[in-house]
Molecule: c-di-GMP-I riboswitch aptamer
RNA sequence: AUAUCGAAUCGGCAAACCCGGGGAAAUCCGGCGACGCAAAGCUACAGGGGCUACCCUCGCAACAGUGAGCAUGCUUGCCAGCUACCGAA
Numbered sequence: 001a002u003a004u005c006g007a008a009u010c011g012g013c014a015a016a017c018c019c020g021g022g023g024a025a026a027u028c029c030g031g032c033g034a035c036g037c038a039a040a041g042c043u044a045c046a047g048g049g050g051c052u053a054c055c056c057u058c059g060c061a062a063c064a065g066u067g068a069g070c071a072u073g074c075u076u077g078c079c080a081g082c083u084a085c086c087g088a089a
Base pairs, nucleotide, nucleotide: 005087006086012037013036018031019030020029021028022027035077041082042081043080047079048078049075050074051073056069057068058067059066060065
C1' cells in the first nucleotide's frame, strides 16, 4: 500500500409513532424522535426483486359504479453496482 475484517476514537445517518405539507396511491419532503446502520454515501430509462394503479385497455354494468390487467410512478433501510473516512486484532 492492497484485499479481507470491524476493536477504539472523532464524528455521521435516522426506522416506527405523532404533527404539517405534496401525491389517485405506493410513497416523498419538513419537524419531532431513535429501531437500527461500517457504506443506512451515490446510482431506480444500470441487473434482479418488491409496492402502487390516476390515466389507459378489457369485462360486467349503464352514464352511477365495479372487477381484472398495465409502469410511464415508487422503493438503494431487499439484493446488487460504483466510490469512500478511521485502523486494533